[in-house]
Molecule: transfer RNA
Organism: Callorhinchus milii
């Protein structure tokens, strides 16, 4: 070691938030503004009712 990317967060409830992206509204067009949307917990094995979280091997 968590979306594409750059950081949260938690033992149970919808895993959050910046930038990128898509698709609107805006413009004469772009860009900025602005609604909306998609989109992830490295991976085997252990504990435990329950693991992205504890413990452990590998990368």
């Nucleotide at each position: 070691g968590u979306g594409g990317u750059u950081c949260a967060a938690u033992g149970g409830u919808u895993a959050g938030a910046g930038c990128a992206c898509u698709c609107g509204c805006c413009u004469c067009a772009c860009a900025a503004g602005u609604g909306a949307g998609a989109g992830a917990c490295c991976u085997g094995g252990g504990u435990u009712c329950g693991a992205u979280u504890c413990c452990u091997g590998g990368c």